[in-house]
RNA sequence: AGCGAAGUAGGAAUUAGCGCGUUAAGUUGUCAGUGGCUGGGGAGUCGCCCUGAACCGAAGAGCCUCAUGAUCUUAUCAUGCAGGCUUGCGAUGCUUUUUCCGCACCCGUUGCU
Numbered sequence: 001a002g003c004g005a006a007g008u009a010g011g012a013a014u015u016a017g018c019g020c021g022u023u024a025a026g027u028u029g030u031c032a033g034u035g036g037c038u039g040g041g042g043a044g045u046c047g048c049c050c051u052g053a054a055c056c057g058a059a060g061a062g063c064c065u066c067a068u069g070a071u072c073u074u075a076u077c078a079u080g081c082a083g084g085c086u087u088g089c090g091a092u093g094c095u096u097u098u099u100c101c102g103c104a105c106c107c108g109u110u111g112c113u
Stems, first nucleotide, its partner, number of pairs: 001113005010101004016095004020090003030053004035049003040107003060087006066080006
């Protein structure tokens, strides 16, 4: 010098566990911010996160217990924004297994010639 390689924030799918919501939070998208992060270094983005705003939008069910009330009164019924269990639902959170994707600029690391 030439030709390759690895590695960021993070994203997608997947395994397992523990939660949250179902009384609608969270999630997706939009807008705003003199906020933060973004391969080992520098610089930085059309990348990511955070905060705020307005908007859109979803599904519960069964059983047991408890409380209150009613009744044909001791066991049925009704109600409950009381507790528990089971099973659903949610663009649901965190941790986790595996696979794939993921620095465009300058320098660096590493392999071969």